Model confidence (mean pLDDT): 89 of 100. A computed fold for a 348-nucleotide part of an RNA from Chelativorans sp., annotated as small-subunit ribosomal RNA, central domain. It was read from a public genome assembly.
Context: one part of a larger RNA
RNA sequence: CUGGGCGUAAAGCGCACGUAGGCGGAUUGUUAAGUGAGGGGUGAAAUCCCAGGGCUCAACCCUGGAACUGCCUCUCAUACUGGCAAUCUCGAGUUUGGGAGAGGUGAGUGGAAUUCCGAGUGUAGAGGUGAAAUUCGUAGAUAUUCGGAGGAACACCAGUGGCGAAGGCGGCUCACUGGCCCAAAACUGACGCUGAGGUGCGAAAGCGUGGGGAGCAAACAGGAUUAGAUACCCUGGUAGUCCACGCCGUAAACGAUGGAUGCUAGCCGUCGGCAGGUUUACCUGUCGGUGGCGCAGCUAACGCAUUAAGCAUCCCGCCUGGGGAGUACGGUCGCAAGAUUAAAACUC
Numbered sequence: 001c002u003g004g005g006c007g008u009a010a011a012g013c014g015c016a017c018g019u020a021g022g023c024g025g026a027u028u029g030u031u032a033a034g035u036g037a038g039g040g041g042u043g044a045a046a047u048c049c050c051a052g053g054g055c056u057c058a059a060c061c062c063u064g065g066a067a068c069u070g071c072c073u074c075u076c077a078u079a080c081u082g083g084c085a086a087u088c089u090c091g092a093g094u095u096u097g098g099g100a101g102a103g104g105u106g107a108g109u110g111g112a113a114u115u116c117c118g119a120g121u122g123u124a125g126a127g128g129u130g131a132a133a134u135u136c137g138u139a140g141a142u143a144u145u146c147g148g149a150g151g152a153a154c155a156c157c158a159g160u161g162g163c164g165a166a167g168g169c170g171g172c173u174c175a176c177u178g179g180c181c182c183a184a185a186a187c188u189g190a191c192g193c194u195g196a197g198g199u200g201c202g203a204a205a206g207c208g209u210g211g212g213g214a215g216c217a218a219a220c221a222g223g224a225u226u227a228g229a230u231a232c233c234c235u236g237g238u239a240g241u242c243c244a245c246g247c248c249g250u251a252a253a254c255g256a257u258g259g260a261u262g263c264u265a266g267c268c269g270u271c272g273g274c275a276g277g278u279u280u281a282c283c284u285g286u287c288g289g290u291g292g293c294g295c296a297g298c299u300a301a302c303g304c305a306u307u308a309a310g311c312a313u314c315c316c317g318c319c320u321g322g323g324g325a326g327u328a329c330g331g332u333c334g335c336a337a338g339a340u341u342a343a344a345a346c347u348c
Base pairs, nucleotide, nucleotide: 004319005318006317007302008301012316014201015200016199017198021194022193023192025088026087027086028085029084030083031082033081034080035077036076037075038074039073040072041071042070049065050064051063052062053061054060091191092188093187094186095185096183097182098181099180103177104176105175106174107173108172109171110154115149116148117147118146119145120144121143125136126135162169163168206247207246208245209244210243211242215241216240220236221235222234223233258315259314260313261312262311263310266293267292268291269290270289271288272287273286274285275284276283277282278281297304298303321348322347323346330341331340332339333338
């Protein structure tokens, strides 16, 4: 190399866009590069292989043959692949008319609640727990009523509901803006798929500068518990959580399941369209999502099963016993934390 794999055993890059490359729909003609057939030239000798022979045998040596699986060239074939030319519409895209949506960004705005402040009523407790204590309270707390401030998050609706490539997205309104679905025809005419490098996006935590700070809360302090308690429980509480800009680039970034296309029984929900029917709120059909069950098939089993882990094709990524180790060294990136790429000795 061939071969075997990647839901849970080792193994799908967190996700996308896209360069090179790989692969690529239907028909016709042409070419003859790949491909196939035949011929010619060459493919030194030795070696290898076969046959025969020589040293008493063997190793070794000699003779002959085959082979040297290759390269060059000529002729022929033209199914397939490629090149060129032309045509087509089913793939892909555009147009028109509708539709749903927490898709994104910015600005504005609303109510409930917590906390704090001011005022009123009111009096001795309140908090908290398994039980307590730390804590707060006669300088008037807790409770209750009114007013004010400020920050953060948006109850009900809410749904194996929706949208987004993923991360993710939820009060309301406006502005700007991305994608998707359906219907009908018209248009372009393979314009497609994947994608090494590359580029962008990427929860939380963390970092830098400047704001903000209600609640919560690493660290920290105290009270308990305990043999101890650097914890679980309680009272406090700072970074942080929030905003702007800039970094970081990682997660059980999970469906632990890469993307695309075609094919392969059904049944029952649900979301968004469209069409038809009718008893007017249902039925039937169809397209696109999202779920449950289930046949064939697959699987070590569990299970998957038209949203495949089935049957196939194309492209990419990745795996090769456990530990050492996702570590060391080196490179790249980063302000740092660290990230990424990534061994070996040794050992079982």
It matches the Rfam family "Bacterial small subunit ribosomal RNA". Taxonomically the source falls in Chelativorans (Bacteria, Pseudomonadota, Alphaproteobacteria, Phyllobacteriaceae).